Context: one part of a larger RNA
């Protein structure tokens, strides 16, 4: 001197742009939202228009709003936190002859035939509620047979080839398993099934990044083998037996701290220090534990258990889980709106139209920080009047002011007024932000300056108070009667919408 997610102080009624706001208690949480969609799967409900018929009560036909059920995809992504983790957890270079990818693209081929249920709904029961049982009917792209299956598996031969286990292709023989239709749009969307890409992921390794030896020895599933289990796979991952071995001063074991990286600060560099925003990656989701469901999970807003806490309750029993966006208590020096929209990007479903999206676009709040404007400019001495200093001549304040001539940024007031849109939709039309940004008039000098410091370091002196007192202070060090060091004043220096302080890095 530079930095900051900063906070204090004292000041800002200025304005605009850009960027970031619980570092503390991973402490509690009130209430609303934060994950749905699909009728072109399936059955069912069955408005409101429109028709016809009426005996005016109404009846039928179309129509398909609306709802819950089955059923598919999605809810494993997007959000959010840093506890936990010194680890293949992250970085970085490899490797799977040891793996898996739903949706998406590409090639090939298939879609033949049949069956039995079951929610919705109707009847009866129980419960205070959450909710649950019984009968009885109904559909599917929901479920389960049968047939085909080049091609997959698994046993046996024969090639070819490699990095040890073995990989790759080809023939024969046995076995095992599959498909689903719908369409006012006949354009299209779909389904199996082999092989391929793409993508996402899994798994192993080598290097490399804390601190402590006032931690010196550690380890029995321990370190290998064999056989088995188990995974989508490779393992001591888990099991049986079997052998005794494995790891350590190149620092094992243990304590401590800590998510990790791209970066960020800083430094001429080396280095140091840090990981807030944003990207990658991990972990975690009240605390433990544990599987289910799925192409993927041990699942933030799914289940099940236990454990703390809070509610509800008729005491038999149920409910929940903001480290999702706002908020609220509490803690703290300290950190915001119980805003607006899907117009735009990006998702999820859907042919689509749209529907949902506190992701996300914006908007409020706060000098939190950056950067740019401004608080006016020219002229104006007989150097005014006041204030301070004075050696009483005078000096400074100071062209500053008054005055005279201008201008009008930006705030104010009025009229105009956007890009951001493209896609969608037969059209009509579609913008939160927003009457915003920006254009164009009008009025006036009008509505806009502090803060720190002036012994030395360090730029900036004098007076008057005080009298080792009140006090100052970053180091020196100042104050006991002339204090440039306290305190006020006048006048300077510095910086400036800021200025100082503290705190913490180089």
């Nucleotide at each position: 001197g530079g930095a900051c997610g900063a906070a204090c102080g004292c000041u800002g009624g200025c304005g605009g742009c850009g960027u970031g706001g619980c570092u503390u208690c991973a402490c509690a949480c009130a209430u609303g939202c934060a994950a749905g969609u699909c009728g072109a799967g399936c059955g069912g409900u069955g408005a409101a228009g429109c028709c016809c018929c009426u005996u005016c009560g109404g009846g039928g036909g179309u129509g398909g709003a609306u709802c819950a059920g089955c059923g598919g995809c999605g809810a494993a992504c997007g959000g959010g936190u840093g506890a936990g983790u010194a680890a293949c957890a992250c970085g970085u270079g490899g490797g799977c002859a040891a793996c898996c990818u739903g949706c998406c693209c590409c090639u090939a081929g298939c879609a033949c035939u049949g069956g039995g249920a079951u929610a919705a709904c109707c009847c009866c029961g129980g419960g205070a509620a959450a909710c649950c049982g019984g009968g009885g009917c109904u559909a599917a792209u929901a479920c389960c047979g049968g047939a085909u299956a080049c091609g997959a598996c698994c046993a046996c031969c024969g090639a070819g080839g490699g990095c040890a286990u073995c990989c790759u292709c080809c023939g024969g023989u046995g076995g095992u398993g599959g498909a689903a239709a719908g369409u006012u749009c006949c354009g299209g969307c779909g389904g199996c099934u082999a092989g391929g890409g793409a993508u996402g992921g899994g798994c192993c390794c080598g290097c490399g990044g804390c601190c402590u030896a006032u931690c010196a020895g550690c380890u029995c599933g321990u370190u290998g083998g064999u056989g088995g289990g188990g995974u989508g796979a490779u393992g001591g991952c888990c099991c049986a037996c079997c052998a005794a071995g494995g790891c350590g001063a190149c620092g094992a074991c243990g304590g401590g701290u800590a998510g990790c990286c791209g970066g960020c600060c800083u430094g001429a560099g080396a280095g140091g220090g840090u990981g807030a925003c944003c990207g990658g990656c991990c972990a975690c989701a009240c605390u433990g534990g544990g599987a289910c469901u799925g192409a993927g999970a041990c699942a933030c807003g799914g289940c099940c258990c236990a454990g703390a806490c809070u509610c509800c309750u008729a005491c038999g029993g149920g409910a929940g889980g903001c480290a999702g966006c706002a908020g609220u208590g509490g803690g703290g020096a300290a950190u915001a709106u119980u805003g607006c929209a899907c117009a735009a990007u990006g998702g999820g479903c859907g042919c689509a139209a749209g529907c949902c999206u506190g992701a996300u676009g914006c908007a409020g709040c706060g000098a939190c920080g950056c950067c740019g404007c401004g608080u006016g400019a020219g002229g104006g001495a007989u150097g005014a009047c006041g204030g301070c200093c004075u050696u009483c001549g005078g000096g400074u304040u100071g062209u500053a002011a008054a005055c005279c001539u201008c201008u009008u940024u930006c705030a104010g007031c009025a009229g105009g007024g956007a890009c951001g849109a493209a896609g969608c939709g037969c059209a009509a039309g579609u913008g939160a932000c927003u009457g915003u940004a920006c254009c164009u008039g009008c009025a006036g000098a009008a509505g806009a300056a502090g803060c720190g410091c002036c012994g030395g370091c360090u730029a900036a002196c004098u007076a008057c108070g005080u009298g080792c007192c009140a006090g100052c202070a970053g180091c020196c060090g100042c104050g006991g009667u002339a204090a440039u060091a306290c305190g006020u004043a006048g006048g300077g220096c510095g910086c400036a919408a800021g200025c100082g302080u503290u705190g913490u890095c180089c």